Model confidence (mean pLDDT): 83 of 100.
A computed fold for a 72-nucleotide RNA from an Opitutaceae bacterium, annotated as transfer RNA.
It matches the Rfam family "tRNA". Rfam classes the family as a transfer RNA.
Taxonomically the source falls in Opitutaceae (Bacteria, Pseudomonadati, Verrucomicrobiota, Opitutales).
[in-house]
Parts: sequence; structure tokens; C1' cells
RNA sequence: GCCAGAGUAGCUCAGUGGUAGAGCAGAGGACUCAUAAGCCUUUGGUCGCCGGUUCAAAUCCGGCCUCUGGCA
Repeated sequence: GCCAGAGUAGCUCAGUGGUAGAGCAGAGGACUCAUAAGCCUUUGGUCGCCGGUUCAAAUCCGGCCUCUGGCA
């Protein structure tokens, strides 16, 4: 330099045009003599950045940035 994949909550990931979710972690509650586990409730998001298409974009298109793999 070229090709491919990835970027979404603190972490691991789902979501392929129509209200952004799960598990773990965090907070609170109940239970217990107490702690843990398990149970109930709950906080937390410029969906990497900029533009375009569309009534509507995390999702489609273009460019850029970062990471991973391959080729040279």
C1' cells in the first nucleotide's frame, strides 16, 4: 500500500429501516442472628466521527479515525 472483519451501557455481546436491549458489574429492597448465594426493583447510552438517502437511520450509501486478521 491492497483486501476483509470489528467499533452499541463500566465489561462481554444482541439488535439488518419504525420507542436502543440482554447477561455480568453498580445502587436499593426483602429474606437472615449476621454474611454469602438465590429473589424483587432500579441507575447507567452524542450506537467511533462527519456528511448523504429516507416521512423515519444503530441499521442503507460515501469519506475519515481506531483495532484485528490476511496478502505484498